This is a predicted structure of a 477-nucleotide part of an RNA (small-subunit ribosomal RNA, 5' domain) from a Parcubacteria group bacterium. The coordinates come from a structure-prediction model, not an experiment, and the mean pLDDT is 85. The source organism's lineage runs through Bacteria and Bacteria candidate phyla. It matches the Rfam family "Bacterial small subunit ribosomal RNA". Rfam links the family to the GO terms structural constituent of ribosome and ribosome.
Context: one part of a larger RNA
RNA sequence: GGAUGAAUGCUGGCGGUGUGCCUUAAGCAUGCAAGUCGAACGGGUCCGCAAGGACAAGUGGCAAACGGGUGAGUAAUACGUAGGAACUUACCCUAAAGUGGGGAAUAGCUCAUCGAAAGAUGGGGUAAUGCCGCAUAUGGUCGCAAGAUCAAAGUCGCAAGACGCUUUAGGAGAGGCCUACGCCCUAUCAGGUAGUUGGUGAGGUAAUGGCUCACCAAGCCUAUGACGGGUAGCCGGUAUGAGAGUAUGAUCGGCCACAAGGUAACUGAGACACGGUGCCUACACCUACGGGUGGCAGCAACUGGGAAUAUUGCGCAAGGGACGAAAGUCUGACGCAGCGACACCGCGUGUGGGAAGAAGCUUUUCGGAGUGUAAACCACUGUGGCAGGGGAACAAUUUUUGAGCGUACCCUGCUAGAAAGCACCUGCUAACUACGUGCCAGAAGCCUCGGUAAUACGUAGGGUGCAAGCAUUAUCC
Repeated sequence: GGAUGAAUGCUGGCGGUGUGCCUUAAGCAUGCAAGUCGAACGGGUCCGCAAGGACAAGUGGCAAACGGGUGAGUAAUACGUAGGAACUUACCCUAAAGUGGGGAAUAGCUCAUCGAAAGAUGGGGUAAUGCCGCAUAUGGUCGCAAGAUCAAAGUCGCAAGACGCUUUAGGAGAGGCCUACGCCCUAUCAGGUAGUUGGUGAGGUAAUGGCUCACCAAGCCUAUGACGGGUAGCCGGUAUGAGAGUAUGAUCGGCCACAAGGUAACUGAGACACGGUGCCUACACCUACGGGUGGCAGCAACUGGGAAUAUUGCGCAAGGGACGAAAGUCUGACGCAGCGACACCGCGUGUGGGAAGAAGCUUUUCGGAGUGUAAACCACUGUGGCAGGGGAACAAUUUUUGAGCGUACCCUGCUAGAAAGCACCUGCUAACUACGUGCCAGAAGCCUCGGUAAUACGUAGGGUGCAAGCAUUAUCC
């Protein structure tokens, strides 16, 4: 000198764009954050004369594994780069073939019972794109072959047809696995390792593999730092620097890990699952004391901690996501608004004239000098401010649809009116005098200054630097 997710002191006019719990991965009142489909299904309630419509509990489908948060753990099952072979893939696209005929249940419902509640149990009866046989097999799987074995679901529509369903192959995108190289400090950590290292066989997995197991062998890693300890999410990037490098990993994007602390599986194409389930623990709440309920590291808000970090806001109008044939519903993702000079950028606080020069203040050698064209005063302008009028784009679409918003912007009128501070002035380092104080009070980044003439303390006048900021502190280069 540059930089910051900054903080503190003094000060503070406007706008745009960004950005805002770095600390206790501490605890959380309240509201919202993942639903949707009646064109899969039966029944119920309501409206209606009917046709039909609306509503929501349940069965069923798809989604809830995305999106959003956080960085605790992790020094390597992570990440980055480059490769690889033994794999999976719902929805989407392409192609081929099929979609025949049956059955048994069960929730809702109803009856009854238990319980404070949460909820639970039994009897009866019912539907489906829920479940199970049979048939068929283009095809798939197993097999040397013969052969064996594996499917399906309907709904809407007057119809045409549309949307589905099943099997197989390919694709797109996504993911799992393996290898090499790179990846902080520490030797006051020198030896570590028995599923350990390899083989054979088996099991397991979507798949390779000590992943697991039985048997056999005795290997494997290590001063090119194993093992142990400490610290830490990694990267694209960011800051600085001429570069090499050093530091860093907020916001945005990619990957990973986690969801009160542990642990386990279920469902599913995908989870060992933040707003799913079971168990243990801690904490909190309800209780009729028998027993239950909960998980903000989602968005707001609150308590606490802290030098320190915002609204319990509006809207699905846009683009995106889930579901749906669609209309549409949901979406604290997102789009906006609010708060904060927290950062960057832009603008303003007037412009021209105006005395050998008012007053005041400061100083003086008492003559004067400085403040100083500064002010007053005259003329002007309207960035801005105030008032009135008009008024978008963002909407894709013929019609309808805008949270932001009567916002941005435009026109007219009035008005110099709202709008300058902060630090410094011994040297480094741009900028000096007076008074007060008297090693006191104090200053200070370093050298140091102050003990009666202090340009270094305090005040005033003057000056210098930057400016809606300035200065200090902290950290990095």